[in-house]
RNA sequence: UUGCGACAAAGGCAAAUCCAGCCAAAGCUGGUGACGCAAAGCCACGGGUCCUCGCCUCCUCCGCGACGUUCGUCCUCAGGACCCAAGAUCGCCGGGCUGCCGUG
Numbered sequence: 001u002u003g004c005g006a007c008a009a010a011g012g013c014a015a016a017u018c019c020a021g022c023c024a025a026a027g028c029u030g031g032u033g034a035c036g037c038a039a040a041g042c043c044a045c046g047g048g049u050c051c052u053c054g055c056c057u058c059c060u061c062c063g064c065g066a067c068g069u070u071c072g073u074c075c076u077c078a079g080g081a082c083c084c085a086a087g088a089u090c091g092c093c094g095g096g097c098u099g100c101c102g103u104g
Base pairs, nucleotide, nucleotide: 002104003103004102005101012037013036018031019030020029021028022027035091041097042096043095045094046093047092048089049088050087057081058080059079060078065074066073067072068071
């Protein structure tokens, strides 16, 4: 410098849950608690996922209205889908940086 990780030693982190706080939400912080982790240490850089302001388009529903007309078209409210700025996630994957012990 690089590969590997035993069921070695010393230690480390902490999913879900529950409690408290923060946030519009995703989620975050502290406590509790261990499902797991050899980088589950750090960085949102690429992709994914989640959330959401707002816009366009589409769908559904309701009802006032308008138009033509006697059953159609358009529009509005509400709900939903797609897209999506910002945000979240490094314990989704990839990439970058750093690092303990053992061993080749």

Predicted 3D model of a 104-nucleotide RNA (c-di-GMP-I riboswitch aptamer) from an uncultured Acidimicrobiaceae bacterium.